This is a predicted structure of an 81-nucleotide RNA (c-di-GMP-I riboswitch aptamer) from Paenibacillus sp. RNAcentral holds the sequence, with entries from Ribocentre. Rfam family: c-di-GMP-I riboswitch aptamer. Rfam links the family to the GO term cyclic-di-GMP binding. The coordinates come from a structure-prediction model, not an experiment, and the mean pLDDT is 85. Lineage of the source: Bacteria > Bacillati > Caryophanales > Paenibacillaceae > Paenibacillus.

RNA sequence: CCAAGAAAAUGGCAAACCCGCCGAAAGGCGGCGACGCAAAGCUACAGGGGCUAAGGGAAACUAUGCCAGCCAGCUGCCGAA
Numbered sequence: 001c002c003a004a005g006a007a008a009a010u011g012g013c014a015a016a017c018c019c020g021c022c023g024a025a026a027g028g029c030g031g032c033g034a035c036g037c038a039a040a041g042c043u044a045c046a047g048g049g050g051c052u053a054a055g056g057g058a059a060a061c062u063a064u065g066c067c068a069g070c071c072a073g074c075u076g077c078c079g080a081a
Base pairs, nucleotide, nucleotide: 005078012037013036018031019030020029021028022027035069041074042073043072047071048070049067050066051065055062056061
């Protein structure tokens, strides 16, 4: 230096529930709270996948709305053999 993710350390994030606000919804933001996470950091028409369906449509369906804590891409702490 690389590196499997064993052990340890320093720190970090924060699921569900509940409350408030925004939104048609999915969902988001804040508070509370920790289920978990070595990428639970960043990236969403222009990789895959998923959610919603206001508007459109007779209906089926449909994203221009969302999800990065599904995979993926990029970056990155520690670190024995």